[in-house]
RNA sequence: UGCCGGGCUGGGCCGGGGGGUUAGGCGUCCCCUGUACCCGAAAUCGCCUAUACGCGGGGGCGACAGCCGGGGAAGGUGUAUCCAGCUCUGACUUUCAAGCCACGCGCUUGCCCAUGAGGUUCUGUCCUCCGGGGCCACAGGUGCAUCGCAGGCUUUCGGAGGAAAGCGCUGCGGUGCUUUGCCACGGAAACCCCGCCAGGCCCGGAAGGGAGCAGCGGUACCGUGGACUGCUGGCGCUCGGGGGGUCGCGGGACCGAGGCGGCGCGUGGGCCCUUGGGUCAGAGUCUGGGCAUCGACUCCGGUGCGCCCGGCA
Repeated sequence: UGCCGGGCUGGGCCGGGGGGUUAGGCGUCCCCUGUACCCGAAAUCGCCUAUACGCGGGGGCGACAGCCGGGGAAGGUGUAUCCAGCUCUGACUUUCAAGCCACGCGCUUGCCCAUGAGGUUCUGUCCUCCGGGGCCACAGGUGCAUCGCAGGCUUUCGGAGGAAAGCGCUGCGGUGCUUUGCCACGGAAACCCCGCCAGGCCCGGAAGGGAGCAGCGGUACCGUGGACUGCUGGCGCUCGGGGGGUCGCGGGACCGAGGCGGCGCGUGGGCCCUUGGGUCAGAGUCUGGGCAUCGACUCCGGUGCGCCCGGCA
C1' cells in the first nucleotide's frame, strides 16, 4: 500500500416523481410508482430563499450509500398557429339516398262481401223559377127598382083637432132583382131617428082626433166574436211542376264477385318538408398520434469508499 474477517459511528441513508398551491422551494392535500421508520403540528397554513436539505422530538441501518454523465423506461403534463379521428355549427349538394308519388310483381293466418263487393241508372237531400195550400197580421162592408106608412115642402078645403093632391126632400118597413159584401151576442138616441104609445095634457057639444113623457120595440151607431172578400204584407209551415246541380248520404231498379288495407321486391319520378350521406369552412381540445417537457424504476461508465482490531501478501 492492497485484500479478507470482525467491530464502531462522525460521512451518509431510512424513498422518488407529477399535479395543486406559492414570487419561488419543500411539506400537510390529490395522483403515479419495483414498499422505502415512529410521534407531534401544519391551507385564514408549517419551514425556508436559487446554498431554498420540509420543521420539532425520538429511533434504526451501516461505509453500505451518495454524487456526475449517458441509455432504456411505466406514467404524467403541455401544445390545436402539427396531423388524424370525433362532436357541434353554417353553407352547398339529388348525375347521393330514404321517407313521398306512380306503375308492375309477389306474399297476406288483416278486414268487409250472394243477409250483395264494385259498377250503371233514376230519384230525394242542395240551388233556382213558377203555380197552389195552410197559419198569422192588416183592410173592407154592393147597388137598383117598386110598394106601403110617417114626417117635410107647395097648393086646396074645413068651426077646431084636421083632410086631400103633388113633389121623392128625409126616415122606417116590406117585396123582387143584383152583389163576395153576411151571421150571432151585448149595448145603444135627454134633445133636431122611427114605430106602438099606459097615465096625464090639448082641440071638441059629442063622436073623434092631436102632440107626446115614462115604458117597450126597431134603427143610425158602438163593442165582442165568427164567417166572407183581397193582384195587401209576413211566416225556420206544406204540396206540385220545370230547369240546374261537385262530392257525400238516403231510397228504387238493373248487372253480378270482388274490394279495401298492410308488408316485401323491382322500375320510373321527385327534393316543398323530414331524416341520413357527401364536400367545404369554422369552432371545440373530447380521443389517438406527433412534438416538447418532466419522469418512478432500471442498466452501463466514472467518481467516491471514514475509524479501530486481527490475519495474509
Molecule: Archaeal signal recognition particle RNA
Organism: DHVE2 group archaeon